[in-house]
This is a predicted structure of a 101-nucleotide RNA (SAM riboswitch aptamer (S box leader)).
It was read from a public genome assembly, where an Rfam model found it.
Its mean pLDDT, the model's own confidence on a scale to 100, is 83.
It matches the Rfam family "SAM riboswitch aptamer (S box leader)". About the family: The SAM riboswitch is found upstream of a number of genes which code for proteins involved in methionine or cysteine biosynthesis in Gram-positive bacteria.

RNA sequence: AUCUUAUUAAGAGUGGUGGAGGGAAUAGGCCCUAUGAAACCCGGCAACCAGCAAAUACAUGUAUGGUGCUAAUUCCUACAGCAUAAGCUGAGAAAUAAGAC
Numbered sequence: 001a002u003c004u005u006a007u008u009a010a011g012a013g014u015g016g017u018g019g020a021g022g023g024a025a026u027a028g029g030c031c032c033u034a035u036g037a038a039a040c041c042c043g044g045c046a047a048c049c050a051g052c053a054a055a056u057a058c059a060u061g062u063a064u065g066g067u068g069c070u071a072a073u074u075c076c077u078a079c080a081g082c083a084u085a086a087g088c089u090g091a092g093a094a095a096u097a098a099g100a101c
Base pairs, nucleotide, nucleotide: 002100003099004098005097006096007095008094013042015041016040017039021032022031023030026078027077028076029075043070044069045068048066049065050064051062052061053060074093079090080089081088082087
């Protein structure tokens, strides 16, 4: 990198460093940002995998380890169906975890 399965409406900072961008990519929109973006550190959230709680399984709990996440539904739309329309449903894409190759 590719494939499979599961999840994606909840949750999480009045901290430090840092200094101009950021919200995946393309396009359109709409936002965040010098009242401080990205990034890093600390804190926190969650509970996918492992561990532990009883010897095993399921369930449950815990939060020790491996990840992940920490504005807005995955910020919204793009394709299909339904609908006069607002919109609704699904797919696709993406993200994360576990596994396969």